[in-house]
RNA sequence: GCCCUGAUAGCUCAAUCUGGUUGAGCAUCGCUCUCGUAAAGCGAAGGUUGGGGGUUCAAAUCCCUCUCAGGGCU
Numbered sequence: 001g002c003c004c005u006g007a008u009a010g011c012u013c014a015a016u017c018u019g020g021u022u023g024a025g026c027a028u029c030g031c032u033c034u035c036g037u038a039a040a041g042c043g044a045a046g047g048u049u050g051g052g053g054g055u056u057c058a059a060a061u062c063c064c065u066c067u068c069a070g071g072g073c074u
Stems, first nucleotide, its partner, number of pairs: 001073007010026004020057001028044005050066005
């Protein structure tokens, strides 16, 4: 220098082959239970889907560009 993959909640990851309500587990907080704690059960909060732009009625998803991380080739 060229090519490929990835970036989504505090953490680890989903989101069905071109699009149509953003989710799960763990963690956190609250409640129940207990003499108390843990465990268990129930519930809640938490997201500019890496930044910017474009297409579309509608973008995590499609297109362009930039940044970062990982891998490959020379």

The RNA shown here (transfer RNA) has 74 nucleotides and comes from a Nanobdellota archaeon.
Rfam family: tRNA. It is annotated as a transfer RNA.
Model confidence (mean pLDDT): 80 of 100.